A computed fold for a 346-nucleotide part of an RNA from uncultured Anaerotruncus sp., annotated as small-subunit ribosomal RNA, central domain. The coordinates come from a structure-prediction model, not an experiment, and the mean pLDDT is 88.
Context: one part of a larger RNA
RNA sequence: CUGGGUGUAAAGGGUGUGUAGGCGGGACUGCAAGUCAGAUGUGAAAAUCAUGGGCUCAACUCAUGACCUGCAUUUGAAACUGUGGUUCUUGAGAGUCGGAGGGGUAAUCGGAAUUCCCGGUGUAGCGGUGAAAUGCGUAGAUAUCGGGAGGAACACCAGUGGCGAAGGCGGUUUACUGGACCAUUACUGACGCUGAGACACGAAAGCGUGGGGAGCAAACAGGAUUAGAUACCCUGGUAGUCCACGCUGUAAACGAUGAAUGCUAGGUGUGGGUGCGAUAGCAUCCGUGCCGCAGUUAACACAAUAAGCAUUCCACCUGGGGAGUACGGCCGCAAGGUUGAAACUC
Numbered sequence: 001c002u003g004g005g006u007g008u009a010a011a012g013g014g015u016g017u018g019u020a021g022g023c024g025g026g027a028c029u030g031c032a033a034g035u036c037a038g039a040u041g042u043g044a045a046a047a048u049c050a051u052g053g054g055c056u057c058a059a060c061u062c063a064u065g066a067c068c069u070g071c072a073u074u075u076g077a078a079a080c081u082g083u084g085g086u087u088c089u090u091g092a093g094a095g096u097c098g099g100a101g102g103g104g105u106a107a108u109c110g111g112a113a114u115u116c117c118c119g120g121u122g123u124a125g126c127g128g129u130g131a132a133a134u135g136c137g138u139a140g141a142u143a144u145c146g147g148g149a150g151g152a153a154c155a156c157c158a159g160u161g162g163c164g165a166a167g168g169c170g171g172u173u174u175a176c177u178g179g180a181c182c183a184u185u186a187c188u189g190a191c192g193c194u195g196a197g198a199c200a201c202g203a204a205a206g207c208g209u210g211g212g213g214a215g216c217a218a219a220c221a222g223g224a225u226u227a228g229a230u231a232c233c234c235u236g237g238u239a240g241u242c243c244a245c246g247c248u249g250u251a252a253a254c255g256a257u258g259a260a261u262g263c264u265a266g267g268u269g270u271g272g273g274u275g276c277g278a279u280a281g282c283a284u285c286c287g288u289g290c291c292g293c294a295g296u297u298a299a300c301a302c303a304a305u306a307a308g309c310a311u312u313c314c315a316c317c318u319g320g321g322g323a324g325u326a327c328g329g330c331c332g333c334a335a336g337g338u339u340g341a342a343a344c345u346c
Base pairs, nucleotide, nucleotide: 003318004317005316006315007300008299012314014201015200016199017198021194022193023192025088026087027086028085029084030083031082033081034080035077036076037075038074039073040072041071042070048066049065050064051063052062053061054060091191092188093187095184096183098181103177104176105175106174107173109171110154115149116148117147118146119145120144121143125136126135162169163168206247207246208245209244210243211242215241216240220236221235222234223233258313259312260311261310262309263308266291267290268289269288270287271286272285273284274283275282276281295302296301319346320345321344328339329338330337331336
């Protein structure tokens, strides 16, 4: 390379939008680029193969044929691909109707709790642990009542429930705004799928500037434990956690399962619609779970939300270590990210 693979053995890109490219629904018709058939020319010789001949045989050698899988020209075929035209509606879009939702952004408001401050009551302890101690407290703590300040998070509802492409999203109200779903067929008429690059988004931690800082808490300090204890436990505590703007671009970014389309027994929950019906219930579409047949699988398991049966496109893998390292490139303020070897060794 031909291949074979990618849930857990190596292997699905963190996610989307989309460029080039690849692939692409039904009917009729034209062309003939691909495709197929015929003819002609060419495709050096040697070599190779077949048949026959010459050296006593053979190697060797001579002749004839084949081969030279190709290219060009030309004549045809029209199923498929392509391309031009006409047309269709089931793919796709779109109008109308309706409800569901922690989807997003900004602003407003609210109560519980922690901490701190002020005042009242009150007196000797509080706190913490396996047990203690550090710590706080007669300068009046802890407890309790009233008042105030400030920050962060939103109990119950809450649910293998909802929404979002993923990351993720949960108190209330308002404004602006994205998407999906059901029903209905008036409308367009293949307008589609995928997607290298590219662009956008992207938890936490981290970085820059300016704010903010209640609680928690890396680092750090002290007390314990211990042979030691740079830990686990305790008392404190700074970055940080929060906000605005900018950067970083990574995660077990996981369903460890790329996207799209079609097909392939059932049963049972649940969320959102619709139709029939009576409120039981039945049917149907879209989601979300469990069980399970065929089939698949090394097994575990998966099983209409496939890891089944097929098609298209992208990404990735090819023994372990060295190593996601070195070097170089690109990106970044840095931390670092991305791309990514080899020697050597088993």